[in-house]
């Protein structure tokens, strides 16, 4: 070399999830590769990481290393590109409001005098004067109100003095001082985001008001034409900015099938 008949091995492998971790049921890629229990409120184990039991193959296309390839998953949005909700500015358009000018039709006012012009005035702001009213303060006018250090009066009691008659004087009354309330009104005085006059100065787009100047047109709502330096709502688009969520990439991890090479028992016989 070859025949047998054993053992080690292998009879699927991955990614999620869960777990201290590790395998299973779980879901999910490849894939075709044994049976039975147990198992998500979990089952069973401990770096030697299912436990328990039965069966098939078998050292070689089948095992075990190493390299190649790369099907799928998994993170990541503090990397890009999109894509969803937002906020702020910016500049265009539509519509609605204002608002000019012309045209129609309708009405109202005008030779007793439109529009328009000019004077000078109010309307607006600001000062300070007067006056009201408000509010708060005094005065006044009142109530109370002194055991004794206020007054009057001064019982009772004390004193003086032979008497007659004096003297000081508590209580009490009475009247006030300070304090401590009240007050409608009438007087003072202070205050200002009250009011009104009317005076000074400012400001003037636009309203109105008298005077004059000219001599025919104006004003109102409504339609339609042409306009804007306006203001408004809503949208695109552009800057900027905040949040979402693994869609595509990228970037990072794990990695099945699938190739290529290399290793790699034991007995018996010939």
């Nucleotide at each position: 070399c070859c025949g047998u008949g054993c053992u080690a091995g292998g009879c699927g492998g991955g990614g999620u999830g869960c777990u201290a971790g590790c395998g299973g049921u779980g879901c999910u890629c490849u894939g075709u590769a044994c049976c039975c229990a147990c198992a998500a409120u979990c089952c069973g184990c401990u770096c030697u990481a299912g436990u328990g039991g039965g069966g098939c193959u078998g050292a070689a296309u089948u095992c075990c290393c190493u390299c190649c390839u790369g099907a799928g998953g998994g993170g990541u949005c503090a990397u890009c590109g999109g894509c969803c909700c937002g906020a702020g500015g910016u500049c265009a358009g539509c519509g609605c409001c204002c608002u000019g000018u012309c045209u129609c039709g309708g009405g109202g006012c005008g030779g007793u005098g439109a529009u328009g012009g000019u004077u000078c005035g109010g309307u607006c702001c600001c000062g300070g004067c007067g006056c009201g009213a408000u509010g708060g303060a005094g005065a006044g006018c009142u109530g109370u109100g002194a055991a004794c250090c206020a007054g009057g009066u001064c019982a009772g009691g004390u004193c003086c003095g032979g008497a007659a008659g004096g003297a000081a004087g508590c209580a009490g009354c009475c009247u006030u001082a300070a304090g401590c309330g009240g007050u409608c009104a009438c007087c003072u005085c202070c205050a200002g985001g009250c009011g009104c006059g009317g005076c000074g100065g400012g400001a003037g787009u636009g309203c109105u008001g008298a005077g004059c100047c000219g001599g025919a047109g104006u004003c109102c709502a409504g339609a339609g034409a042409c306009g804007g330096u306006g203001g408004u709502c809503c949208u695109a688009g552009c800057c900027u900015u905040g949040g979402g969520a693994a869609c595509g990439a990228g970037c990072u991890u794990c990695g099945a099938c699938g190739g290529a090479g290399g290793g790699u028992g034991c007995a018996c016989g010939g």
Bacterial large signal recognition particle RNA from a Solirubrobacteraceae bacterium, 270 nucleotides, folded computationally.
The RNAcentral record of the sequence draws on ENA.
It matches the Rfam family "Bacterial large signal recognition particle RNA". The family's RNA type in Rfam is non-coding RNA gene.